[in-house]
Molecule: Bacterial RNase P class A
Organism: bacterium
RNA sequence: UGACCAGAUCAGGUGGUCGCGGGCACAAGCGCCGCGAGGCCGUGCCCGAGGAAAGUCCGAGCUCCGCAGGGCAGGGUGCUGGGUAACACCCAGUGGGGGCGACCCCAAGGAAAGUGCCACAGAAAACGUACCGCCCGUCCCUGACGGGCAAGGGUGCAACGGUGAGGUAAGAGCUCACCAGCGGUCCGGUGACGGGCCGGCUAGGCAAACCCCACCCGGAGCAAGACCAAAUAGGAGGGGAAUGACGCGGCCCGCCGACCCCUCGGGUUGGUCGCAUGAGGCCAUGGGGCAACCCUGGUCCCAGAGAGAUGACCAUCCUCGACUGAACUCGGCUUAUCGAUCUGGUCGCCAC
Numbered sequence: 001u002g003a004c005c006a007g008a009u010c011a012g013g014u015g016g017u018c019g020c021g022g023g024c025a026c027a028a029g030c031g032c033c034g035c036g037a038g039g040c041c042g043u044g045c046c047c048g049a050g051g052a053a054a055g056u057c058c059g060a061g062c063u064c065c066g067c068a069g070g071g072c073a074g075g076g077u078g079c080u081g082g083g084u085a086a087c088a089c090c091c092a093g094u095g096g097g098g099g100c101g102a103c104c105c106c107a108a109g110g111a112a113a114g115u116g117c118c119a120c121a122g123a124a125a126a127c128g129u130a131c132c133g134c135c136c137g138u139c140c141c142u143g144a145c146g147g148g149c150a151a152g153g154g155u156g157c158a159a160c161g162g163u164g165a166g167g168u169a170a171g172a173g174c175u176c177a178c179c180a181g182c183g184g185u186c187c188g189g190u191g192a193c194g195g196g197c198c199g200g201c202u203a204g205g206c207a208a209a210c211c212c213c214a215c216c217c218g219g220a221g222c223a224a225g226a227c228c229a230a231a232u233a234g235g236a237g238g239g240g241a242a243u244g245a246c247g248c249g250g251c252c253c254g255c256c257g258a259c260c261c262c263u264c265g266g267g268u269u270g271g272u273c274g275c276a277u278g279a280g281g282c283c284a285u286g287g288g289g290c291a292a293c294c295c296u297g298g299u300c301c302c303a304g305a306g307a308g309a310u311g312a313c314c315a316u317c318c319u320c321g322a323c324u325g326a327a328c329u330c331g332g333c334u335u336a337u338c339g340a341u342c343u344g345g346u347c348g349c350c351a352c
Stems, first nucleotide, its partner, number of pairs: 001348010012317007020048007029041001031040003050323001054334002057332005062221004067254001069253004074217005079093005094108001095106004109212002114210002116206003131153002133149007161179006180202001182199007225273004235264006247255001280300005286295003318321001
């Protein structure tokens, strides 16, 4: 200096005026609105979108469903060890694949439990087998028939272990060496697995096909739900239920124990909380750990509406500004994104 790899940060700045939402403090009137629960009004100070607030794809908190009980069905996850509240996430490794490399990617349990599938082509797609061919024999000898073979050709995504040597009529794990794979055993490792030795010579692929194995999973969701106010009559008709209804949202059982369902008619349809102190952020020139992360100490309070605030204008500067906006809350994943900066590293080229 060029091309890259991994990780991290920022997301126009500054000043002024006016406005909007929220919190705190002080202060207020026999204030205003409302039948009521309750709400509103002043001044000052402070705070006021994001790294993804998005998709709503996973996992949780929280709330209700009487218990969150058992079994079946169903669903999910799927190399190992760790982290975490939990996860399909993260970290460290193993195995496999890609890249010269930094590094990146992988739903990666079981195919000797069973069933099934493997189009077309091909003899044959795994009960078994031979189209061309090779070898031997016979005969009526350009060939036919009988027997042997699976090395060569051919088909296919995939061909019944691979390469070489011996052997043979030709051949063949028929024999041997090495390699792959399988079984056993020893060593190392917590483990996935790796390495060595021995054995018999061979076992195709697909489980994102059914299935088997291991582990996990009750349902619904903040319009959850709680309290208050208002209203009121539990009215009429029908049906079911102690021979056990409803509850329990796929079914069964346990449990519980008196109400439940439909139709008609009527009333209310408002307010407050949930809702912002949390698995919280930042700092440590503290500790443990390779790391994810954990512990300890310090410090901070950082949007909270309910028709839904976060804006408008002016000035000025620059590199002229991407994707986009909270709605119960967190942890992740995925997707979108103009650009800028920092740290560590790789492969080239040039110079010393």